[in-house]
RNA sequence: GCCUCUAUAGCUCAGCUGGUAGAGCGUUACCCUCGUAAGGUAAAGGUCGCAGGUUCAAUUCCUGCUAGGGGCU
Numbered sequence: 001g002c003c004u005c006u007a008u009a010g011c012u013c014a015g016c017u018g019g020u021a022g023a024g025c026g027u028u029a030c031c032c033u034c035g036u037a038a039g040g041u042a043a044a045g046g047u048c049g050c051a052g053g054u055u056c057a058a059u060u061c062c063u064g065c066u067a068g069g070g071g072c073u
C1' cells in the first nucleotide's frame, strides 16, 4: 500500500429484503422475607463510531474518514 470483517444501552449481543431501536446480564425503586440471597413487578439508560449522499423516510443502501481484528505484498 491492497483486500476483508467489526463498530447499536454500563457489559455481551440481536435487529438479514429501508418504515417511529430490542434482549440477557448489570443499575435503581417497590413487593415478598425476621433479615439477606433467590424470586416477582416497574423504571432509568442509546444524536445506532464520525461526515456527506440517495430517499417522503436510513441502524439498514452508496461514498469518504476514524478505531479495532484478520489476510496479502
Stems, first nucleotide, its partner, number of pairs: 001072007010025004019056001027043005049065005